[in-house]
RNA sequence: GGUCCGUUAGCUCAGUCAAUAGAGCGUGGUGCUGAUAAGACCAAGGUCGUGAGUUCAAACCUCACACGGACCA
Numbered sequence: 001g002g003u004c005c006g007u008u009a010g011c012u013c014a015g016u017c018a019a020u021a022g023a024g025c026g027u028g029g030u031g032c033u034g035a036u037a038a039g040a041c042c043a044a045g046g047u048c049g050u051g052a053g054u055u056c057a058a059a060c061c062u063c064a065c066a067c068g069g070a071c072c073a
Base pairs, nucleotide, nucleotide: 001072002071003070004069005068006067007066010025011024012023013022027043028042029041030040049065050064051063052062053061
């Protein structure tokens, strides 16, 4: 330098058929218990890496850039 993959909640990751974004763990609370732990219930937490384009509508399609990774040279 080139090709490909990834970037979504604090962490690990789903979601690509474009239609108001989810799980597990973690965190806070409730309840349970003599008191813990475990298990149960509830809640908070996200401008979907950045910018632009297409579209009535974009996490999803297109382009550029940034960061990380693999391979080739």

The RNA shown here (transfer RNA) has 73 nucleotides and comes from Pocillopora damicornis. The organism belongs to Pocillopora, within Eukaryota. The RNAcentral record of the sequence draws on Ensembl Metazoa and Rfam. Its Rfam family is "tRNA". It is annotated as a transfer RNA. Rfam links the family to the GO term triplet codon-amino acid adaptor activity. The coordinates come from a structure-prediction model, not an experiment, and the mean pLDDT is 83.